[in-house]
A computed fold for a 75-nucleotide RNA from Desulfococcus sp., annotated as c-di-GMP-I riboswitch aptamer.
Rfam family: c-di-GMP-I riboswitch aptamer. About the family: GEMM was predicted in a large-scale screen for bacterial structured RNA regulatory elements.
Order: sequence, then structure tokens, then C1' cells
RNA sequence: UAAGCGAAAAGCCAAAUCCUGAGUGAUCAGGAGACGGAAAGCUUCGGGUCUUCCAAAGAUAGCCGGGCUGCCUGC
Repeated sequence: UAAGCGAAAAGCCAAAUCCUGAGUGAUCAGGAGACGGAAAGCUUCGGGUCUUCCAAAGAUAGCCGGGCUGCCUGC
């Protein structure tokens, strides 16, 4: 330095649910909250799922894969 395996600590993110707001909607933003997460950081490139005013546009990265980046420590 790389890969594999494993435990702990610090910090990080935040499901369901509730409140407020935006949107036709999927869903999103803020607050509370904590089920979980070592990429639950970023990216719609491939697939899946979902929505619609049906036009090929939108939502989902916490559905899977790919790409880019990345924290601590033992063997």
C1' cells in the first nucleotide's frame, strides 16, 4: 500500500409515525422521531418498482447492479 475478516469508540445519516408547507400524483422540503445503515455519500448509466394533466415526462440512490469519492481501528 492492496485485499479479506472482526470488534469497539468518536462523529455522520435517518425508516415508520406525527406536525407544517409544495406537487394532479408518485414524492419532496423543514421540524419532532429512531427502524436501521461502512457508503443509507454523490451519480438515473443498466434493470426493477411507482406516478400522471398520457407527452414521453416525472418519482424512487433506504430496490438491485455499474461508475466516482470516502471515516476510525485490530488481526

The source organism's lineage runs through Bacteria, Pseudomonadati, Desulfobacterales, Desulfococcaceae and Desulfococcus.